[in-house]
């Protein structure tokens, strides 16, 4: 540097349930394991989602549907990228 077929010691923990927090997407703790060789850390890029904004249509001026990207967030277990890193194998 490449790689995860085999081995060992292990690690993390989706859905779901309970509790707490949040308008929400979701987060944290406990239980629980679908999976994961970076499912370790970081929102830099794209995506998706939430809240707000704004525009259009309809209208009872309520609700609803659709669009937009200047805002604030969520997702690192959506993809890319950056940083660090265990074990085995190959060079």
């Nucleotide at each position: 540097u490449c790689u995860g077929a085999c081995a060992a010691g292990g690690g993390c923990a989706a859905a779901c349930c309970c509790g707490u927090c949040g308008c929400g997407a979701g987060a944290c703790g406990g239980g629980g394991a679908c999976g994961c060789a970076a499912a370790a850390u970081c929102u830099c890029c794209g995506g998706u989602c939430u809240g707000g904004g704004u525009c259009u249509u309809u209208u009872g001026u309520a609700c609803a549907a659709g669009g937009c990207a200047u805002c604030a967030g969520a997702u690192a277990g959506c993809g890319g990228g950056a940083u660090c890193g265990c074990c085995g194998g190959a060079u």